[in-house]
RNA sequence: CCUGUAGCUCAGUGAUUAGAGCGCUUGCCUCGUAGGCAAGAGACCUGGGUUUGAUUCUCGGCAGG
Numbered sequence: 001c002c003u004g005u006a007g008c009u010c011a012g013u014g015a016u017u018a019g020a021g022c023g024c025u026u027g028c029c030u031c032g033u034a035g036g037c038a039a040g041a042g043a044c045c046u047g048g049g050u051u052u053g054a055u056u057c058u059c060g061g062c063a064g065g
Base pairs, nucleotide, nucleotide: 001065002064003063004062007022008021009020010019015052024040025039026038027037028036029035045061046060047059048058049057
């Protein structure tokens, strides 16, 4: 100096349901431990500050590079 968002890899925004791919769970199809279709679960590192409202801005801490 940069980064920290789902199990992994990554988007994204001061207010709106925080999304994608892969993975996971369930159901159906199928000769099927493979494949297809549908549905579902799952996240903003931590503590303050600013603000009507913070995942977003800001300060400290922690972790990684």